[in-house]
Predicted 3D model of a 77-nucleotide RNA (transfer RNA) from Luoshenia tenuis.
Its Rfam family is "tRNA". Rfam links the family to the GO term triplet codon-amino acid adaptor activity. Rfam classes the family as a transfer RNA.
The source organism's lineage runs through Bacteria, Bacillota, Christensenellales, Christensenellaceae and Luoshenia.
RNA sequence: GGGGUUAUAGCUCAGUUGGUUAGAGCGCUACGUUGACAUCGUAGAGGUCGAUGGUUCGAGCCCAUUUAACCCCACCA
Numbered sequence: 001g002g003g004g005u006u007a008u009a010g011c012u013c014a015g016u017u018g019g020u021u022a023g024a025g026c027g028c029u030a031c032g033u034u035g036a037c038a039u040c041g042u043a044g045a046g047g048u049c050g051a052u053g054g055u056u057c058g059a060g061c062c063c064a065u066u067u068a069a070c071c072c073c074a075c076c077a
Base pairs, nucleotide, nucleotide: 001073002072003071004070005069006068007067010026011025012024013023019057028044029043030042031041032040050066051065052064053063054062
């Protein structure tokens, strides 16, 4: 230098052919349960979907650029 994969909640991850409220598990908070703790139950908080721009009536999803991590190839030595 060329190419590929990944990036969505604190963590691990779904998200179908672009559409109807951005989700699950774990974790966290409150309440219930208990003599107390754990378990369990109920409710809640927590996201600018890596970043910027574009296409579109509408983008997590499509396009361009870019950042980071990992991998392959090439080059130099």